[in-house]
C1' cells in the first nucleotide's frame, strides 16, 4: 500500500466516480517569414476539480426500477449502487344504511391515521443572488450574516355526495 477480521459513527436531490466539462504541470503541435521566440489555440500524459437547492415521504413480508413536488445564472448532463415510491399478500383498523351496536359481503381509503367531489384559510422553502472571511498557483471548496419567490402534500373551516342483508336495543 494491499488483504482480513473487530468496533464505532453516519444516509435518502442520499453515496460514489472510469464519461464528458474545467484547473494546472510537463511534451508536442500550429501559421506567415531570411530565420528564431512568446501568446491565442490544439492534443497528449499525469495529478486535482465538479458532479440535487430545498419540500415531501416508512405497518409488515415478497417483488419491483427511469420512486413524489417544484425551485435554479439549467453539466441538478452522463455511469454506478441505494432509497420512506409503486405492485401482490399479510396483521389491525376505519367510511358507505333513521339513530345505536354486532356480524357477512361489496365498493375505497389508512398504518395514529382512514371515502369522493367543491371552495377558503394555515403549513418558517433553500439554494441562486449580495456582503464579508477563510484555503488553493488555479478550476474551485468551506463557514458567517442578509433578502426574496414556490408546487405538491398534510390540516382546519363550510357545502355536497356515496352499498345491501340478518340479529338486537331504543325511538
Nucleotide at each position: 500500500u494491499a488483504u482480513u477480521u473487530u468496533u464505532u459513527g453516519g444516509a435518502a436531490g442520499c453515496g460514489c466516480c472510469u464519461g464528458g466539462g474545467c484547473u494546472a504541470a510537463g511534451c508536442g503541435g500550429c501559421g506567415g517569414u531570411c530565420g528564431g521566440a512568446a501568446a491565442a489555440c490544439c492534443g497528449c500524459u499525469u495529478a486535482g476539480u465538479u458532479g440535487a437547492c430545498g419540500a415531501g415521504g416508512a405497518g409488515g413480508a415478497g417483488g419491483u426500477u427511469g420512486a413524489u413536488c417544484g425551485a435554479a445564472u439549467g453539466u441538478u448532463c452522463g455511469g454506478c449502487g441505494g432509497a420512506u415510491g409503486c405492485c401482490u399478500c399479510c396483521c389491525g383498523g376505519u367510511u358507505g344504511u333513521u339513530g345505536c351496536g354486532a356480524u357477512u359481503a361489496c365498493a375505497g381509503c389508512c398504518g395514529c391515521a382512514a371515502g369522493c367531489c367543491u371552495u377558503u384559510c394555515c403549513u418558517u422553502a433553500a439554494a441562486a443572488c449580495a456582503a464579508a472571511g477563510a484555503g488553493g498557483c488555479g478550476a474551485c471548496u468551506c463557514u458567517u450574516u442578509g433578502c426574496a419567490c414556490a408546487a405538491a402534500g398534510g390540516g382546519g373551516a363550510a357545502g355536497g355526495u356515496a352499498u345491501a342483508a340478518u340479529c338486537g336495543c331504543a325511538a

This is a predicted structure of a 171-nucleotide RNA (glmS glucosamine-6-phosphate activated ribozyme aptamer) from Anoxybacteroides tepidamans. Taxonomically the source falls in Anoxybacteroides (Bacteria, Bacillati, Bacillota, Anoxybacillaceae). The sequence was found by an Rfam model in a public genome assembly.